[in-house]
RNA sequence: GUCAGCACCUCGGGGGGCCUGACAACAGGCUGAGAUGCUUCAAAGCGACCCGUUGAACCUGAACCGGUUAAGACCGGCGGAGGGAAGGUGCGAUGUCCGCGG
Numbered sequence: 001g002u003c004a005g006c007a008c009c010u011c012g013g014g015g016g017g018c019c020u021g022a023c024a025a026c027a028g029g030c031u032g033a034g035a036u037g038c039u040u041c042a043a044a045g046c047g048a049c050c051c052g053u054u055g056a057a058c059c060u061g062a063a064c065c066g067g068u069u070a071a072g073a074c075c076g077g078c079g080g081a082g083g084g085a086a087g088g089u090g091c092g093a094u095g096u097c098c099g100c101g102g
Stems, first nucleotide, its partner, number of pairs: 001094003005091006011052004017030005037046003058083003064077004
């Protein structure tokens, strides 16, 4: 100087769908890590969970196409398509240079 790996610190990104009960609230069911827990009139903030470039967390195309399903759940395609949030410290590994000794 560099970065396989590990730890810590600080920070950031994201979603909350579908079905039934006429329906908002609310209740029940499905899938999922998570399907709105807390403060609040609201806005906003916090929490849980997942993810941060080695990036399919999540968004767009998209109320997309085929299958399938009670269903925007699931499988395949679209598709490694277009976007998408990280820095520091220490350990460690490794390279180069200099000095000393043999």